[in-house]
RNA sequence: UCUAGAAAAAGGCCAGGCUUUUGAAAGAAAGCUGCGCAAAUGCAGGAUCCUACGGUGUGUCUCUGCUAUGGAUGUCCUGCUGCCUAG
Numbered sequence: 001u002c003u004a005g006a007a008a009a010a011g012g013c014c015a016g017g018c019u020u021u022u023g024a025a026a027g028a029a030a031g032c033u034g035c036g037c038a039a040a041u042g043c044a045g046g047a048u049c050c051u052a053c054g055g056u057g058u059g060u061c062u063c064u065g066c067u068a069u070g071g072a073u074g075u076c077c078u079g080c081u082g083c084c085u086a087g
Base pairs, nucleotide, nucleotide: 002087003086004085005084012037013036016033017032018031019030020029021028022027035074042080043079044078045077046076047075048072049071050070054067055066056065057064
């Protein structure tokens, strides 16, 4: 340097559940618990998905279509980064 492997070690991410707080909503934060992940580490870009305060249209009137500047990243893809062991 390349390839492969893995939850053994050191780190890390954190499904689901409970409590509190927060948000218009989608969701988010903290604590406890806990399913999992060799990249489900971190960063950047693109796509996809969710929501619709606000904006805008319709209207059979307390509804409703579209829309992200709001979110998801354990949604996906690409690039860079990247611990251990073996070859």